[in-house]
């Protein structure tokens, strides 16, 4: 910073999707150590148990424990023990009383504003505890905690409880009741009392004026508590000591400060408009109440207001923010942990008390839960810190301390503190350290890979030699400790050397962490490495194993027998005490675009207009300082980021300065824009005139002609109509056709045009009436009056709808007739609505230029149309420039490209409207609009990785155009029909071996299946180092062969049976050794077994078609053009010209071979004119080389020549001359390439399967099996023939395990013979058609031969399955073959016989060459079938044998309607109405204060009652929002189902 995925390939558009960082995490494997952080995100779900707010005895009485001092009792001989009173001294207490408990900790449930941020108000406010000042602290009274005591009789009764008497307890418990008496810094009365409070006089002052604030006369009215230490004159004493004095510490009153707070105000803090109207204390006013405080906070009255598209109300959803992640940055995301505020404490609901609450471990009430209970009542609240349960993917110890830091109380000491600091568990996170360091190649063993030579793993290890972080064991002590405080000194205050404070001093005390950390020593490589991943993206590749199965996957994908993508295994790669992997949040993603997209065609311009609100707006003067800018002034918390230093051995952490915090604010300036005020201008707008001007611009009335169809009358007389072709319809009742003469609606030919008009839909005959808007020229008038435009309004094709008319033609639906494999379509024939009017409603279209409106700016040429000018003396008419409209070209620029281009898709400005992958879907719900039809607003859940645009090259089209082929046509024989051969399918079968399959398998592998071939194809018999190769060991001379024996169908198997041989030694005998050979046993052979989709080679086809590339340039963003296209011209992309192309290459051709002429040479086995010779003949023979012929080696033909024609070209016509002409015939020869085309049974070969069998080896059967289709032949069906008989003429090939002549001999087939011949000699060898002559006479025949019998011959070991050949009889279908279809353009179809290969023999009618005899047609290119070059569409690219579309069937998933059932949520009315505050009453009770006649009254207060209000309840109709349903709707996703063929070529009806 990018990168992967749509396509054959390419730009572009979008989307998916990966790599980074992060994280309270969590799950898999693994885990040596520390240091600093973190740690129930779910159940605001319940909680068991401890513990988390006490503290003051120096407020106050009692009180307990001790000590001590004084009286005393009682025991005892005393020592001593028991003890009771007073005093005092230390300690501690439970009560009253102070202060604290509202702090501190927790949690986010509710909260979209009573909140939270930021900036401000308070002249509308409070404030214990701190500080500062000031002034007071007089004199009195009554209770009450504590404490100590405390039931029993009678009587009535509304059964609750009430009197009387005599004095006086009740309950399990938690508590309670009664009497007695007691203290205070409790409590109350009074006194004084102001800078307080309220009133009340006269004034200042002040733009923070509903007022503040300061100076002043008068009056009213309000405080207080006291305690500790000391102390010496004076008083008083109960003799302790108290007044007093002094010190400290309280206490009151008041101003003031800081710190907390209370209330207010502007700004700004998610989604939905499928929530558009909300609201009665509801807005505002007077007046009162309330409150510290201003306020409808609350109540009377009066008004009717008040908020809302700048989003009211409603519904979801949420604690806010500093700050955290991420990002370059704006910006998204999020709000754990640490600080700020808020909010809540079991649900709701209330006030008490206080300085502060409506109070997390305070009260009261009601709910729901839970525990306890003696059933009568009670009693609780972990969202404090541990814990437990529950839920869960998940989140810790019922730890030590209060030693430090804070904070409450206390005068201190000190007490309390789960706040806090500490330690513990967890790799949850961040950092750091370690797991050893050098050496060390026979590159050890072992894995693993091999092309078997080797390579890797790999200095890795082993081995030597160091080192000890850490852990582990012993030893060690430091900072966190500051302070509290004794004794002494000094100073202040004081009458005072007591006392008490201050500074100093410092004895003793004071560490949870902590068995601590640093440091030090011991031993020992010693105790310490995993996890992921290897196809691409993305760094890393190789074997087996697996065979679309296991399985992998973030995304493309991957897997069907050779898997780099699965699994392993070895290697490698990353990172490491961690690695994956989920998850989410941001980034890439410019994929909501502020910064920074976009809208002809990819998504995306509103059908058009007017015109409210808004936005934005023309020159110029001035003011104002709205908004800008510049500087300032406060804030902007701390922390965090950042930068600089310090510090921990480092670094995370931490400390410290500092920047920074882009905001908001004060206040001073600027004064161009921007805005508001005020004035002016004319170019934008707009208006007059010129009785200018065109116009299918509208609406209404009137009106013609053509045509059409009905009626009617004449005329006529069989069809008409209609179609590809028919029918159906019509028509002898008189159609069609023609004619006259009517009558209807309805649209308006020609002019007419990419011409006009109009905002857009649209608008077309002619007249006439009303009536909109543009242009143009002048430049006389207003003066920014403009532009756009959410909402609104208005217009709106056609169908459709309501009501009325009309209805000729056409013509949805519908009937019929064809077509059809059906046709609910196309085509005919009819026809209803409709189409036309009038009044209304729909409100949509490919309403398009797929292009919003309006304004400026930005090259031209050119054509139409309107309108006003110049010029041509005038007009017609050219012609010239200027405007407004409407077209086409095209340059800059812009565009993914196509294409746009002054009528922009340029380059700019203003406003709107719209877009964000495809499908689902413009679909449900809601809502609104309509008479319905239906508009319009409009998702979601699921699903896919694309879905689209525009150009490329191909294919391909029942598109086009050229051209070509025996591709049609014109011929000629054929095939299809009949027997037979023959090959295939099918049956069959033990077996009927395998392979070939559209053209391109089917007389094809196979150029020879009786046995062998031949293949395990059957059946059955056999053999295992093998039939066949090589190597090793081992034995021992056994052994091989030749000959031969049993036994068997052979193979085979079990013998006989021979003994010979290299080499070296040895006289020989032998002895060593060792090749062939034999046996045994390992390695191995073998296999026509798989797999031609794992290949090589080799072959068919398109196609002997005319094609198929490249290199350099050049065009295009690219794929990719161009060259190769055009014009011509050839079989040829074959040449010529043109020409951004120029050249070159495989292929075409051409070089080869054959054939067709001619020359040269040579001349035997061939050949023979001439010259001899011979024979009945015969080159037979001497000799020749002329000929033919053979077979070498030349030559010839090149459009070279003339004529025309073509572009002065190519080249094509015609001609001449030649054996032969325009490639003279034939053949070989086959471009890129495609068909996963054939062959693993020719060959070779990876890989896999077999190894006593799928290998060998034999006998025998199969491959020849026959209801049956097919292909390719043969032979016929006859007279152009059959048969008899005579007669001529061929090329080419074969021959010694061979061919065989002559001769014989059988009818024949053949036998016998054996000349000659290893071949131009000799033989096969007869050529047939042909040609004469005869006969047959149109028949199932003298045609045809099929099949059948008899009888032979030949081969061969064998001839039954199963061979050919002969004789003889026999005598089948067949009389020219239906759709269909083959082959063939000259020596060529036809049609004749000859020879070879294979081969013992042959089922060959195949085939592979050879010659005889020898035609017809076509000189076109419409059609069918290939092919080829251009164009043109396209939704194919596996490329039409392609792609795809929509019911149904099936299974799976989401959703939607539904009668209904069921939850929740928020209000309304009404009802009942706890606790409480206020009110009001208060006949009962009451100590302080006042009168008292002491009996008591009064003031006040209180319990009770009562009224408003009021939680939870309860009814009642709704309201929105979940869940669930019988059954119904569509959608989506599936395997190769059905049934059609809509779209994509003219897609077969565009």
């Nucleotide at each position: 910073a990018g990168g992967g995925u749509u396509u054959g390939a390419u730009c572009c558009u979008g989307g998916c999707u990966c790599a980074g960082a992060a994280c309270g995490a969590a799950c898999g494997c693994u885990g040596g150590c520390g240091g600093c952080g973190u740690g129930g995100u779910u159940c605001a779900g319940a909680c068991a148990u401890g513990c988390a707010a006490g503290u003051c005895g120096a407020a106050c009485g009692g009180u307990c424990u001790g000590g001590c001092c004084a009286c005393u009792g009682g025991a005892g001989u005393a020592a001593u023990c028991c003890g009771g009173u007073g005093g005092u001294c230390a300690g501690g207490u439970a009560g009253u009383g102070g202060c604290g408990a509202a702090a501190g900790g927790g949690u986010g449930a509710g909260u979209a504003a009573u909140a939270a941020g930021u900036a401000g108000a308070u002249a509308a406010c409070g404030u214990a505890c701190c500080c500062u000042c000031u002034g007071c602290u007089c004199g009195g009274g009554g209770a009450u905690a504590g404490u100590g005591g405390c039931g029993g009789u009678g009587g009535c009764u509304u059964c609750g409880g009430c009197c009387a008497c005599c004095u006086a307890u009740u309950g399990a418990a938690a508590g309670g009741g009664c009497c007695a008496g007691u203290a205070a810094u409790a409590c109350c009365c009074g006194a004084u009392g102001a800078u307080c409070u309220c009133u009340u006089u006269a004034g200042g002052c002040u733009u923070u004026u509903u007022g503040g604030u300061c100076u002043u006369u008068g009056g009213a009215g309000c405080a207080a508590a006291g305690g500790u230490g000391g102390g010496g004159a004076u008083c008083c004493u109960u003799c302790g000591g108290g007044a007093c004095c002094u010190a400290c510490c309280g206490g009151c009153a008041a101003a003031g400060g800081a710190g907390c707070g209370g209330u207010c105000u502007a700004c700004u803090u998610c989604c939905c408009a499928u929530c558009a109207g909300c609201u009665u204390g509801u807005u505002g006013g007077u007046g009162a109440g309330g409150u510290a405080a201003a306020g409808g906070c609350u109540c009377a009255c009066c008004a009717a207001g008040g908020c809302g598209a700048u989003g009211a109300u409603g519904g979801g959803u949420a604690g806010c923010c500093g700050g955290c992640c991420u990002g370059a940055g704006a910006g998204g995301g999020u709000g754990a942990a640490c600080g700020g505020c808020c909010u809540c404490a079991c649900u709701g609901g209330g006030a008490c008390u206080g300085a502060g609450a409506c109070a997390c471990u305070g009260c009261c009430c009601a709910g729901a839960g839970c525990c306890c209970u003696a059933c009568g009542g009670g009693g609780u609240g972990c969202u404090g810190c541990a814990g437990u349960u529950u839920c869960g993917a998940a989140u810790c110890g019922u730890u030590c301390a209060c030693a430090a830091u804070g904070c409450g109380c206390g005068a201190a000491a000190g007490c309390g503190u789960g706040a806090u600091g500490a330690c513990g568990c967890g790799a949850c996170g961040c950092c750091g350290c370690g797991u050893g360091c050098g050496g060390g190649a026979g590159g050890a063993a072992g894995g693993c890979c091999u092309u078997c030579g080797g390579g890797u793993u790999g200095u890795a290890a082993a081995c030597c030699g160091c080192u000890u972080u850490u852990a582990g064991g012993g030893g060690g002590u430091a900072c966190g400790a500051a302070g509290u405080g004794a004794a002494c000194g000094g100073g202040g205050u004081c009458a005072a050397u007591a006392g008490c404070c201050c500074c100093g001093g410092g004895a003793u005390c004071u560490g949870a962490c902590a068995u601590c950390a640093a440091c030090c020593c011991c031993a020992g490589a010693a105790a310490a490495a995993g996890c992921u991943u290897u196809g691409g993206c993305u760094a890393a590749c190789u074997u087996c194993g697996u065979g679309c199965c296991a399985g992998u996957a973030g995304u493309u994908g991957u897997g069907g027998u050779a898997a780099g993508a699965c699994g392993a295994a070895g290697u490698g790669a990353g990172c490491g005490a961690g690695c994956g992997u989920u998850g989410u949040u941001u980034g890439g993603u410019a994929u909501c675009a502020c910064u920074g997209g976009g809208c002809u065609u990819a998504a995306a311009g509103g059908g058009c207009a007017c015109g409210u609100a808004g936005g934005c707006g023309g020159c110029u003067u001035g003011a104002u300082g709205u908004g800008u800018c510049g500087g300032u002034u406060g804030u902007g918390a701390a922390a965090u980021u950042c930068c600089u230093g310090g510090g921990u051995u480092u670094a995370a952490u931490u400390c410290a300065g500092g920047a920074a915090u882009u905001g908001c604010u004060u206040c001073c300036g600027a004064a161009a824009c921007u805005a508001u005020c005020a004035g002016g201008c004319u170019u934008g707008a707009g208006g007059c005139a010129u009785u200018u001007u065109g116009g299918g611009g509208g609406u209404g009335a009137c009106u013609g002609g053509a045509a059409c169809u009905c009626u009617u009358g004449g005329u006529g007389g069989a069809g008409u109509g209609g179609u590809g072709a028919u029918a159906u319809g019509u028509g002898u009742a008189g159609a069609u056709a023609u004619u006259a003469a009517g009558a209807g609606g309805a649209a308006u030919g020609u002019u007419g045009g990419u011409g006009g008009u109009g905002a857009a839909g649209a608008c077309g005959g002619g007249u006439c009436a009303c009536u909109g808007g543009g242009a143009a020229u002048g430049u006389c008038c207003u003066g920014a009056c403009g532009c756009u435009g959410a909402g609104g309004u208005g217009c709106g094709a056609a169908a459709g709808c309501u009501a009325g008319g009309g209805g000729a033609g056409c013509g949805a639906a519908c009937g019929g007739g064809a077509u059809u494999a059906g046709a609910u379509a196309u085509u005919c024939c009819g026809g209803u609505a409709g189409u036309c009017c009038u009044a209304g409603c729909u409100g949509u279209a490919a309403a398009c230029g797929a292009u919003g409106u309006g304004c400026a700016c930005u090259a031209g040429g050119u054509c139409g149309c309107g309108g006003a000018g110049g010029u041509u003396u005038u007009g017609a008419u050219g012609u010239u420039g200027u405007u407004g409209c409407g077209g086409c070209c095209g340059g800059a620029g812009c565009a993914a490209a196509a294409g746009u281009g002054u009528u922009a898709a340029g380059u700019g400005c203003a406003c709107c409207g719209c877009c964000u992958g495809g499908g689902g879907a413009g679909u449900a719900c809601g809502g609104u609009c309509g008479c319905a039809a239906g508009g319009c607003u409009a998702a979601a859940a699921c699903u896919c990785a694309a879905a689209g645009g525009a150009a490329u090259u191909g294919a391909c089209g029942g598109g086009g155009a050229c051209u070509c082929a025996c591709a049609c046509a014109a011929g000629c024989g054929g095939u299809g029909g009949a027997g037979c051969a023959u090959g295939u399918g099918g049956c069959u079968c033990a077996a009927u071996u395998c392979g070939a399959a559209a053209c391109a398998a089917u007389g094809u592998g196979a150029a020879g299946a009786a046995u062998u071939u031949u293949a395990u194809c059957c059946u059955g018999g056999g053999u295992u180092u093998g039939a066949c190769a090589u190597g090793c060991a081992c034995g021992a001379a056994u052994g091989a062969a030749a000959c031969u024996g049993g036994u068997g169908a052979a193979a085979g198997c079990c013998g006989g049976g021979g003994a010979u041989u290299g080499c070296c030694u040895u006289u020989a005998u032998g002895g060593g050794u060792g090749a062939a050979a034999c046996g045994u046993g390992c390695a191995c052979a073998g296999g026509u077994g798989c797999u031609g989709c794992a290949u090589g080679g080799c072959u068919g086809u398109c196609g002997u078609c005319a094609g198929c590339u490249c290199g350099u340039g050049u065009u295009g963003u690219g794929a990719a053009g161009u060259g190769u296209u055009g014009g011509g011209u050839u079989a040829a992309g074959u040449c010529c010209c043109u020409u951004a192309a120029c050249g070159a290459g495989c292929g075409a051709a051409a070089c080869c071979c054959u054939u067709g002429u001619c020359g040269c040479u040579a001349g035997u086995u061939g050949c023979c004119a001439g010259c001899g010779g011979g024979u009945u003949a015969u080159g037979c023979u001497g000799g020749g080389g002329a000929c033919u012929u053979u077979a070498g080696c030349g030559a010839g033909a090149c459009u070279g020549c003339c004529g025309g024609u073509g572009u002065u070209a190519a080249a094509c016509c015609g001609g001449a001359g030649g054996a032969a002409g325009g490639u003279g015939g034939g053949g070989a020869u086959g471009a890129c390439g495609u068909u996963a085309a054939g062959u693993c049974c020719u060959c070779a070969u990876g890989g896999c399967c077999u190894u006593u069998a799928u290998g060998c080896c034999c006998a025998g059967g199969g491959c020849u099996g026959c209801a049956c289709a097919c292909g390719u032949g043969c032979u016929a069906c006859a007279a152009u023939g059959g048969g008899g008989c005579g007669g001529a003429u061929a090329a080419a090939g074969g021959g010694u395990u061979g061919u065989u002549a002559a001769u014989u001999u059988g009818u024949g087939a053949g036998g016998g013979g054996g000349a000659g011949u290893u071949a131009a000699u000799c033989c096969c060898a007869a050529a047939a058609a042909c040609c004469g002559c005869c006969u047959c006479c149109c028949a199932g025949u003298c045609c045809g031969g099929a099949u059948u019998g008899c009888a032979g011959g030949c081969u061969g070991c064998a001839a039954u399955u199963u061979g050919c050949c002969u004789g003889c009889a026999u005598g089948a279908a067949g009389u020219u073959g239906g759709a269909a279809u083959c082959g063939c353009u000259a020596g060529u179809a036809a049609u004749c016989g000859c020879a070879g290969a294979u081969c013992a023999g042959u089922u060959a009618u195949g085939u592979u060459g050879c010659g005889g005899u020898g035609a017809a047609u076509a000189u076109g290119u419409u059609c069918c079938u290939g092919a080829g070059u251009c164009u043109u569409g396209u939704a194919c690219a596996c490329a039409c044998c392609g792609c795809c579309c929509g019911u149904c069937a099936a299974g799976c998933c989401a959703u939607g309607g539904a009668a209904g059932c069921u939850g929740g949520u928020a209000g309304u009315a009404c009802c009942c109405g706890a606790a409480g505050u206020c009110g009001c009453u208060g006949a009962c009770c009451c100590a302080a204060c006042c009168c008292c006649u002491c009996g008591g009254g009064g003031a006040g207060g209180g319990a009770g009652g009562u009224g408003c209000c009021g939680a939870c309840g309860g009814u009642a109709a709704g309201a929105c929002u979940g869940g669930u349903g019988a059954c119904u709707g569509g959608g989506g996703c599936u395997a190769a189902g059905u049934c059609g063929a809509a779209a994509c070529a003219a897609g077969g009806u565009a």